A computed fold for a 266-nucleotide part of an RNA from a soil metagenome, annotated as large-subunit ribosomal RNA, domain VI. The RNAcentral record of the full RNA draws on MGnify.
[in-house]
Context: one part of a larger RNA
RNA sequence: CGUAGGAGAUUUGAGGAAGGCUGUCCCUAGUACGAGAGGACCGGGACGGACGCAGCUCUCGUGUGCCAGUUGUCCUGCCAAGGGCACGGCUGGUUAGCGACCUGCGGAAGGGAUAAGCGCUGAAAGCAUCUAAGUGCGAAGCCCGUUCCAAGAUGAGGUCUCCCACUGGGUCAACCAGGUAAGGCCCGUGGCAGACCACCACGUUGAUAGGCCGGAGGUGUACGCACGGCAACGUGUUCAGCCGACCGGUACUAAUCGGCCGAGGG
Numbered sequence: 001c002g003u004a005g006g007a008g009a010u011u012u013g014a015g016g017a018a019g020g021c022u023g024u025c026c027c028u029a030g031u032a033c034g035a036g037a038g039g040a041c042c043g044g045g046a047c048g049g050a051c052g053c054a055g056c057u058c059u060c061g062u063g064u065g066c067c068a069g070u071u072g073u074c075c076u077g078c079c080a081a082g083g084g085c086a087c088g089g090c091u092g093g094u095u096a097g098c099g100a101c102c103u104g105c106g107g108a109a110g111g112g113a114u115a116a117g118c119g120c121u122g123a124a125a126g127c128a129u130c131u132a133a134g135u136g137c138g139a140a141g142c143c144c145g146u147u148c149c150a151a152g153a154u155g156a157g158g159u160c161u162c163c164c165a166c167u168g169g170g171u172c173a174a175c176c177a178g179g180u181a182a183g184g185c186c187c188g189u190g191g192c193a194g195a196c197c198a199c200c201a202c203g204u205u206g207a208u209a210g211g212c213c214g215g216a217g218g219u220g221u222a223c224g225c226a227c228g229g230c231a232a233c234g235u236g237u238u239c240a241g242c243c244g245a246c247c248g249g250u251a252c253u254a255a256u257c258g259g260c261c262g263a264g265g266g
Base pairs, nucleotide, nucleotide: 001152005163006162007161008160009159010158011157015149016148017147018146021049022048023047024046025045026044027043033038051106052105053104054103055102059100060099061098062097066093067092068091069090070089071086072085073084074083075082076081110144111143112142117137118136119135120134164265166178167177168176169175183261184260185259186258187203188202189201190200191199208254209253210252211250212249213248214247215246217243218242219241224237225236226235227234228233
């Protein structure tokens, strides 16, 4: 820009893409077969590999503004307690998120038409012949079936709901300009959404983010004081103290006030 007014939802599926793999073992059955050695078809079941999709309950990894321990040094006047720097100083753990080494699931089943191949009936050619007329089976392959995208599918689809037929100009069915409607955008607070954009939630008729409160969870028993010990330190107060992202609650803070676009229908 188009989709024959302007919007908001919700869909159909022409078409396209993806997927399509495979092993071992067991039962049938030591059966059929075979002198024996050996050893099945058909059918049923179990467990795997690689690949793919999804997820974070479990396991593991990461987790640089979480917690603790600790070395050297500088600083906060000193003690004590802390802060900075040294690869995040080093070390031990670790929430959320992200991830795989973790977890779940998938390849199908089924239907249709076929290939090689196997047939039925059957002449030309009194026989024979799967083929010439006719007709049946038969593949991981083909068409469906499964998943995803999808009406720019210009063949531009369907359904539901909302807004209404304004004002001025005009050589008056055209067209031009303007203010609006439904609605949208800008703007702001954010997001398990994201390069930007987009998408999603929210904007006081409000829990969108921060703060605060509670909970979960993580560290692992803080400071101070008391007691014991010459002291290092230990014990008690104390399952303490501190704490990112998680789950809730609460308008304390910030989403203020606003602006723009947007139909009049061949």